[in-house]
RNA sequence: GCAGAGGGUUGGGUGGUCGCUGCAGUUCGCUGCAGAGGAAAGUCCGGGCUCCAUAGGGCACGAUGCCGGAUAACGUCCGGGCGGGGCAACCCGACGGAAAGUGCCACAGAAAUGACACAGCCGCAGAAACGCGGCAACGGUGAAAUGGUGCGGUAAGAGCGCACCGGCGGUGUGGAGACACAUCGGCCUGGUAAACCCCAUUGGGAGCAAGGUCAAAGAAGAAGGGGUUGAUGCUGCCCGCGGACCCUUCGGGUUGACCGCACGAGGGAUCGGGUAACCGGUCUCCCAGAGAGAUGACCACACAAAUACAGAACCCGGCUUAUAGACCCUCUGCAACC
Repeated sequence: GCAGAGGGUUGGGUGGUCGCUGCAGUUCGCUGCAGAGGAAAGUCCGGGCUCCAUAGGGCACGAUGCCGGAUAACGUCCGGGCGGGGCAACCCGACGGAAAGUGCCACAGAAAUGACACAGCCGCAGAAACGCGGCAACGGUGAAAUGGUGCGGUAAGAGCGCACCGGCGGUGUGGAGACACAUCGGCCUGGUAAACCCCAUUGGGAGCAAGGUCAAAGAAGAAGGGGUUGAUGCUGCCCGCGGACCCUUCGGGUUGACCGCACGAGGGAUCGGGUAACCGGUCUCCCAGAGAGAUGACCACACAAAUACAGAACCCGGCUUAUAGACCCUCUGCAACC
C1' cells in the first nucleotide's frame, strides 16, 4: 500500500428572533429553568408493578434443549466443548434421543428397511436354450444402497480373517462438566424428530383503557332466559376451594379531577473482586411526563457539508430490524521497500 476480520464513539456546535409542553416564581405585563433515541421502532422474548383466590393437585397445550457461569428473569449475555466454513484474523450452528414405538423417503432403481437380485459372477447337470443351488465383490439407478480402503481367503464371494480409518459399546486416565485421549470387543445398526413421539427443564390468567380515590348524575329500571339438583369465579377439561347471582335485548345517566406516573434492577467518575458476562464499595448527579397528546421554524457564524434512520405514552433488561456522513482502537493475509 492493497484486501479483509472484530469492536467502539458520534450522528451536530455557538448566538439571536418567534413559537410549543411541564415546573417554579410573579408587581399578572411576564421572567427563569428543564424538555426524545441509539434505536423512543417491531411488540418477538424476559421481568417489575396491578387485579383476579398470594393461584392448590392432575391432564391437555405451549416453550426451551451441548456444558459451566452471569442475572430479578430470559429464547439474552459471558467462558468453554463439539460440528461446519475460511490460508488466517474470525464467523456460523434448535447442538438431547433414529439401538422405545409409529409414519414418511418424490423420480430413478431389482430393492428405500420388510426383505430382495435387473444386469452379472461361481458350482453342478446339460449339445444348447435352460434348470437347481451359492453370492452381493463388480455394472447400472438415486439425495441416500446395508461401514470404507487394502491384503488374505474362496468355486465365486462375504468382517469370513487381518491391518488402518469411521461408528457403537465396555474399561481406564484427565477434566467441575460438555468432552478429550488411551485401550479392548468384529458389535457394524440407512436417512428424517423446525414429522408424530420419548426424555429433561419450564410456563396460572389478564393487562396502566391494569388498578385506586374524589366529585357529578341517574331509573340499584323494564322484558325474556338460566340458577342452591350449584349461577358464577380461579380464563381448555377434571378434581379441589368458594357460594348467589349470571346472560341477552330495550331504556336511562355521566363522560370532570387526582393518584398510579417519572428516585430507578437509574446515569457519571473512581477503587476493588472476577479470564469475562457481572458483582461490590465510595463520591457525585436528578435527567420529558401529555390525555388528541410538547420538543419546532427562520437567520447569522465556522466548516467539504448541516444531511441518515427515525418521535417517548406504566417502567426496566434483551433480541431483531432501519441508519447519510465523520472518527477511533485491535488483529489477519499478501506484496514491495528500508
The RNA shown here (Bacterial RNase P class A) has 338 nucleotides and comes from a bacterium. Rfam family: Bacterial RNase P class A. The family's RNA type in Rfam is ribozyme. Model confidence (mean pLDDT): 78 of 100. It was read from a public genome assembly, where an Rfam model found it.